[in-house]
Molecule: transfer RNA
Organism: Entomortierella parvispora
RNA sequence: GUUGGAUUGGCCUAGUGGUAAGGCGUUGGUCUCCGAAGCCAAAGAUCGCGGGUUCGAUCCCCGCAUUCAACG
Repeated sequence: GUUGGAUUGGCCUAGUGGUAAGGCGUUGGUCUCCGAAGCCAAAGAUCGCGGGUUCGAUCCCCGCAUUCAACG
């Protein structure tokens, strides 16, 4: 330099055009003499950034950034 993949809560992972799901963690409650575990509940993601298409974009298109791989 060329080509391809990845980027979604603090972390990990779903979600192939109709408004983002689960686990861990966090916080509160319950339980206990006190904790842990278990159980219940809650908070937490303008979906890497900027444009475009569309009535509507995490999803399709373009550019950029970061990262990984292959080729040269």